This is a predicted structure of a 309-nucleotide part of an RNA (large-subunit ribosomal RNA, domain IV) from Kappaphycus striatus. A source record names the gene rnl. The prediction has a mean pLDDT of 81.
Context: one part of a larger RNA
RNA sequence: UUAUAUUUAAGGAAUUAGGCAAAUUAACUUCGUAAGUUCGCAAUAAGAAGUGCCUUUUAGAGGCAAAAUAAAAAAAAGCAGCGACUGGUUACCAAAACCAUAGGACUUUGCAAAUUUUUUAAAAAGUAUAAGGUCUGACGCCUGCCCAGUGCUUAAAAAUAAUAAGUUGAAGUAUUAGCUUUAUCUUUAAAAGUAAGUAAACGGCGGUUCUAACUAUAAGAAUCCUCAGGUAGCGAAACUCCUUGACGGGUAAAUUCCGUCCUGCAUGAAUGGCGUAACGACUGCUUUACUGUCUCAAAUAUAAAUUCA
Numbered sequence: 001u002u003a004u005a006u007u008u009a010a011g012g013a014a015u016u017a018g019g020c021a022a023a024u025u026a027a028c029u030u031c032g033u034a035a036g037u038u039c040g041c042a043a044u045a046a047g048a049a050g051u052g053c054c055u056u057u058u059a060g061a062g063g064c065a066a067a068a069u070a071a072a073a074a075a076a077a078g079c080a081g082c083g084a085c086u087g088g089u090u091a092c093c094a095a096a097a098c099c100a101u102a103g104g105a106c107u108u109u110g111c112a113a114a115u116u117u118u119u120u121a122a123a124a125a126g127u128a129u130a131a132g133g134u135c136u137g138a139c140g141c142c143u144g145c146c147c148a149g150u151g152c153u154u155a156a157a158a159a160u161a162a163u164a165a166g167u168u169g170a171a172g173u174a175u176u177a178g179c180u181u182u183a184u185c186u187u188u189a190a191a192a193g194u195a196a197g198u199a200a201a202c203g204g205c206g207g208u209u210c211u212a213a214c215u216a217u218a219a220g221a222a223u224c225c226u227c228a229g230g231u232a233g234c235g236a237a238a239c240u241c242c243u244u245g246a247c248g249g250g251u252a253a254a255u256u257c258c259g260u261c262c263u264g265c266a267u268g269a270a271u272g273g274c275g276u277a278a279c280g281a282c283u284g285c286u287u288u289a290c291u292g293u294c295u296c297a298a299a300u301a302u303a304a305a306u307u308c309a
Stems, first nucleotide, its partner, number of pairs: 001304008010295002014293001019290001027051005036041001038138001052064004075288007082280002087099002103136007115122002139275004144205003149202002151198005164187003168183006206224005233267001234264001245261005
């Protein structure tokens, strides 16, 4: 000097990106227990008290003594975000808000099934309450408008139609097999095009001008464009550039946090929207307790390194 432990006056997060690390708590018994809630939970909520050994006449007695243990063994509460949950994941820097999930929906498939597969085969010793694919992701309330574009589905017969296969001839060339040109006849499909349907298919969901007897604002009017012009909800959001938006709460003081507003650069409904009890080694913020994180450092033990002898 470093590492690992132990202790520390007064203060107690002033440290720091951040209470990281450490400390606190911890067992059992008795009492007691809030908001919220899907009535199961939340909950060991929180919080309070007690605990040993010996003697004896078993007494609300006495003595030792200072006591659950010293091994192991929760710190607690509140407000928000995200994901319902248990589960899985980047073997060796990421465990998460990612994946999965039950539930929901669309779509394909009538069985010699669709689908997968070089084959054997699987699907299935199953049969639409089945099997395959895609999206969403418990539950609650819901899921608006657009089929113009791109996809997908459907559309009797006939007609058009590339190509391919074959029939029968003619001409040229040639030793032959054959090759080339031309004509005739027969068989043969998707596609494209057109029309309609379809958005829990891919996706999309406007602008300008004016207007109310203070002002402001615009229920309303006009006009242009569009397939249709964003509904319910939520909203400075994990989305807000301007921005540390404005107001309120919390602090002595806060670009964070919570509530509200809406002027949404660039929210929005299964690419799901908004809520939500329980749950989370998730993320942000606050409080109590606690502490060498810090003010500000000190001491001790053990080990190692280095220097000197």